[in-house]
């Protein structure tokens, strides 16, 4: 130098088309301003906000759990342990407590969670038809041995009881454990902007006036005249509309195309990929590399 | 936009709730019965449990991520 990988950063500026397109403002001059992301994604969490329920306590249920900090919460920083993947850089995962009580550990295995069972050691008792030991001196004590002292049992099989330790082929795990639906601590009401709020044709409801000329209402502001059977108020409410909604703020939903600068490259040339807002904010996870930095491995 | 469900044999499904040999029906193949076929009887074949990790002695089942399909709410 080249290649592959891991982690982090970043994922552009300007101009033209121009009056692209969407929206706001406006002196109405096509003048000014704003206009996709680091993940807008998955919808996995928390919060703001809204409605319903409860508004007190307890039980139950669900979620979480290394240690120390930070944060209101989701989460996050550091440290330490175990384990997995990788050649390495590095990445992922796990963990509160154990028996004090409850539950589980298939198959196998004596036994799987309370301890029993078998073997073995010691003690006591019973039994014997045992013995190749024994007065030609047993067991025992002493001694390196020979020997000495001493004088009646010794040894063994089987059964029962008690005590304490160890072992027991199996199995992932064995008189000790592991896991949890058990215990401890902390937190937690439910549904979600298609939540909700407002206006409102149609529609049905309640009340009032009128349909006898003592005429509701209309006809021009009033009167006269004329016409003739409905009219008004209230609360509800469908279609529909507005709002919730934001310096993008839409409601089938806009955000385009090209050039140049910058960047990479010796040059030619490349300038991408993943992906596209719908109430907002914060976090986690996943997807991607035209580029930059660090590290690992190969050459 | 929001909420939820499903993925297991060629097809339709059970098993997941409290982890312990992966099953049923239809289909396919073989044998039997029948003159033959169908039906019937017996047997066999057939499984990456969507995919990748983790927990565990052990995962279809529990947890995480991911993919595909479907339903409801104006």
């Nucleotide at each position: 130098g080249g290649g592959a990988g891991u982690a982090g950063g970043a994922g552009g500026g300007c101009c033209a088309c121009u009056g692209a397109c969407a929206g706001a403002g406006u002196u109405c001059g096509a003048c000014u301003c704003u206009g996709a992301g680091g993940a807008a994604a998955g919808u996995c969490c928390c919060c703001u906000c809204u409605c319903c329920a409860u508004a007190a306590c307890g039980c139950g249920u669900g979620u979480g759990c290394c240690u120390c900090g930070c944060a209101g919460a989701a989460g996050u920083g550091a440290g330490a342990a175990a384990u997995c993947a990788g050649a390495g850089a590095u990445g992922g995962u796990u963990a509160g407590g154990u028996c004090a009580a409850u539950g589980c550990u298939a198959c196998a295995g004596a036994a799987a969670c309370g301890a029993a069972c078998g073997a073995u050691a010691c003690a006591a008792g019973g039994u014997g038809u045992g013995u190749a030991c024994u007065a030609u001196g047993a067991u025992g004590u002493u001694g390196a041995a020979a020997g000495a002292c001493g004088g009646a049992g010794a040894u063994u099989g089987c059964c029962u009881u008690g005590u304490g330790g160890u072992c027991g082929a199996u199995g992932a795990a064995a008189c000790g454990a592991g896991c949890a639906a058990c215990c401890g601590c902390a937190c937690a009401g439910g549904a979600g902007c298609a939540a909700g709020u407002c206006c409102a044709a149609a529609c049905a409801g309640u009340c009032c006036c009128g349909u006898u000329u003592u005429g509701a209402g209309g006809u021009u502001g009033c009167g006269u005249g004329c016409c003739u059977a409905g009219g008004g108020a209230c609360a509800g409410g469908u279609a529909g509309g507005a709002u919730g909604c934001u310096a993008a703020g839409u409601u089938g939903a806009a955000u385009g195309u090209g050039g140049u600068c910058g960047c990479c490259g010796a040059a030619a040339g490349g300038u991408a990929a993943c992906a596209g807002a719908a109430a907002g904010g914060g976090g986690c996870u996943u997807a991607c590399u035209c580029c930059c930095u660090a590290c690992u491995c190969c050459u | 936009g929001g909420g939820c469900c499903u993925g297991u044999a060629g097809c339709u499904c059970a098993g997941u709730c409290a982890g312990g040999u992966a099953g049923a029906g239809c289909a396919u193949c073989c044998g039997g019965c029948u003159u033959u076929u169908a039906a019937c009887c017996g047997g066999a074949c057939g499984g990456u449990c969507g995919c990748g990790g983790g927990u565990u002695c052990g995962a279809a089942c529990c947890c995480c991520g991911u993919c595909a399909g479907g339903c409801c709410c104006g």
Predicted 3D model of RNase P RNA and transfer RNA as a complex of 373 nucleotides. Rfam match: Archaeal RNase P. Its Rfam clan is "RNaseP clan". From the family's description: Ribonuclease P (RNase P) is a ubiquitous endoribonuclease, found in archaea, bacteria and eukarya as well as chloroplasts and mitochondria. The literature on the family includes a 1999 paper in Nucleic Acids Res by Brown, "The Ribonuclease P Database".